[in-house]
RNA sequence: GGCUUCAACAGCCCCGUAGGUCGGGUCACAGCCCAGCAACACUGACAGUGGACCUACUGGAGCC
Numbered sequence: 001g002g003c004u005u006c007a008a009c010a011g012c013c014c015c016g017u018a019g020g021u022c023g024g025g026u027c028a029c030a031g032c033c034c035a036g037c038a039a040c041a042c043u044g045a046c047a048g049u050g051g052a053c054c055u056a057c058u059g060g061a062g063c064c
Stems, first nucleotide, its partner, number of pairs: 001064007013050001014048001016057007023049001025046004031040001
């Protein structure tokens, strides 16, 4: 220098940090339908989204 693998630290366990993509959730909201609710759905907003993937870092371990 290159590659692989892990998350100790965490007021049960899981969860290292930041950013991005796709999917999901909640709220608001045209529209359609409708007695009404609900459902579908455009556009926004929100967050421990216990879903996945990618990039760069932090800290361990191993290999070339």

This is a predicted structure of a 64-nucleotide RNA (nadA riboswitch). Model confidence (mean pLDDT): 83 of 100. The sequence is in RNAcentral, with records from Rfam, Ribocentre and ZWD.